Background
This is a predicted structure of a 348-nucleotide part of an RNA (small-subunit ribosomal RNA, central domain) from a metagenome. Rfam family: Bacterial small subunit ribosomal RNA. Model confidence (mean pLDDT): 89 of 100.
Context: one part of a larger RNA
RNA sequence: CUGGGCUUAAAGGGCGCGUAGGCGGGCGGUCAAGUCUGUGGUGAAAUCCUUCGGCUCAACCGGAGAAUAGCUGGAGAUACUGGCCGUCUCGAGGGGGGUAGGGGCAUGUGGAACUUCCGGUGGAGCGGUGAAAUGCGUAGAUAUCGGAAGGAACGCCGGUGGCGAAAGCGACGUGCUGGACCCUUUCUGACGCUGAGGCGCGAAAGCCAGGGGAGCAAACGGGAUUAGAUACCCCGGUAGUCCUGGCCCUAAACGAUGGGUACUAGAUUGUGGGCUAACAUGGGUUCACAGUCGAAGCAAAAGUGUUAAGUACCCCGCCUGGGGAGUAUGGUCGCAAGGCUGAAACUC
Numbered sequence: 001c002u003g004g005g006c007u008u009a010a011a012g013g014g015c016g017c018g019u020a021g022g023c024g025g026g027c028g029g030u031c032a033a034g035u036c037u038g039u040g041g042u043g044a045a046a047u048c049c050u051u052c053g054g055c056u057c058a059a060c061c062g063g064a065g066a067a068u069a070g071c072u073g074g075a076g077a078u079a080c081u082g083g084c085c086g087u088c089u090c091g092a093g094g095g096g097g098g099u100a101g102g103g104g105c106a107u108g109u110g111g112a113a114c115u116u117c118c119g120g121u122g123g124a125g126c127g128g129u130g131a132a133a134u135g136c137g138u139a140g141a142u143a144u145c146g147g148a149a150g151g152a153a154c155g156c157c158g159g160u161g162g163c164g165a166a167a168g169c170g171a172c173g174u175g176c177u178g179g180a181c182c183c184u185u186u187c188u189g190a191c192g193c194u195g196a197g198g199c200g201c202g203a204a205a206g207c208c209a210g211g212g213g214a215g216c217a218a219a220c221g222g223g224a225u226u227a228g229a230u231a232c233c234c235c236g237g238u239a240g241u242c243c244u245g246g247c248c249c250u251a252a253a254c255g256a257u258g259g260g261u262a263c264u265a266g267a268u269u270g271u272g273g274g275c276u277a278a279c280a281u282g283g284g285u286u287c288a289c290a291g292u293c294g295a296a297g298c299a300a301a302a303g304u305g306u307u308a309a310g311u312a313c314c315c316c317g318c319c320u321g322g323g324g325a326g327u328a329u330g331g332u333c334g335c336a337a338g339g340c341u342g343a344a345a346c347u348c
Stems, first nucleotide, its partner, number of pairs: 004319003007302002012316001014201004021194003025088007033081002035077003039073004049065006091191001092188003095184005103177007110154001114150008125136002162169002206247006215241002220236004258315006266293011297304002321348003330341004
């Protein structure tokens, strides 16, 4: 190099945008670079092969012939790939008309609950557990009523329901804004797919600066339990959780399943649209999305099965026995924590 793979055995990059590159729709023309067919040159000798000969044979040696990938000149072919030219609309995109949505950002508003504070009633317990105790309470708690303040989260609706590339998004209003879907007698005319590097986004925890702090709660203190109990249970409680700005860049970042296109039985449910003549609590039909069950096929099986793990093609990423080890080292990024890249000895 050829070859085999990546749901669960090792293996899909966390997700997008996009550079180089790779790959790329229909028809016609042209060139002839790739491709194909003869042909000329070159392709040293030796070796290999064929044949003839010399050592008594052979090995060995000598003569002749054949063969040779490749490189190259010239001639020809034009299906396919490619270059150039023209053209087309089904891929892609734009315009017009509609639809749904927790998509994003900013800002304002609301009610329930909770805690604290103030006041009223009240008067001995409350709280907590398996049982207790620590804790709170006659300096008046718990309970209950009224008032005030504060922060965080938005019950019901709510749903194998919706939106988003992923991370993720759920009270209500307003403003700004991204995408999707459906219809179209409209336009451009292959403008496409993927994407090494690169750039951006990226839960939680963590970090820096400034705010904020109701509840919860690592650490920590105490009470229990226990042989012990650096835990599970209970009473407290600080970082943190929240906001603004800046870092970090990880995850069971999961569908453990990269993206795109085409094709390959059905049945059924939901969400959002369009069309609809005899059918209007509905039915039929056609798109898009989200599920379930299943034919064929595939698969080691579990399973998967038009949302493929089927049949093919294009592009990227990744794997190559277990441990050592995601360690050491170097590089690079980071304030740090650490991230990314990433071995070997040795051993089974």